[in-house]
RNA sequence: GGUGAUGGAGUUCGCCUUUUAACCGCCCUCGGGGCUGAUGACUCCU
Numbered sequence: 001g002g003u004g005a006u007g008g009a010g011u012u013c014g015c016c017u018u019u020u021a022a023c024c025g026c027c028c029u030c031g032g033g034g035c036u037g038a039u040g041a042c043u044c045c046u
Stems, first nucleotide, its partner, number of pairs: 001016004007045006025035004
């Protein structure tokens, strides 16, 4: 610096290490269709 399945703020805990990385939820008949959640955690705003 980036990042923890949908926006923003504060605090905090992890993950990745030169980027083809870390990360990118669940179910089904896989054609497409359906479901949950605005957080990794806590608090708050919308």

Predicted 3D model of a 46-nucleotide RNA (Fluoride riboswitch aptamer (crcB RNA motif)) from a Hyphomicrobiales bacterium. Its mean pLDDT, the model's own confidence on a scale to 100, is 81. It was read from a public genome assembly, where an Rfam model found it.